[in-house]
RNA sequence: GCCCGGUUCGUCUAUCGGCUAGGACAGCCCCCUUUCACGGGGCAAAGACGGGUUCGAUUCCCGUACCGGGUA
Numbered sequence: 001g002c003c004c005g006g007u008u009c010g011u012c013u014a015u016c017g018g019c020u021a022g023g024a025c026a027g028c029c030c031c032c033u034u035u036c037a038c039g040g041g042g043c044a045a046a047g048a049c050g051g052g053u054u055c056g057a058u059u060c061c062c063g064u065a066c067c068g069g070g071u072a
Base pairs, nucleotide, nucleotide: 001071002070003069004068005067006066007065010025011024012023013022018055027043028042029041030040031039048064049063050062051061052060
């Protein structure tokens, strides 16, 4: 250089065109407890970036960036 795969809350992950993007852990608040822990309830938090297709895109297509694998 070329080919293939990947990129989603702080972390790990679900989501095969209808998303107001779900869950766990972590964080914060409340309850419980003499207190802490455990347990229960709640809150905040995410689609790498740009373009295209579509009534509608995290999802399909193209490009860019980054990560991983393969190859002379």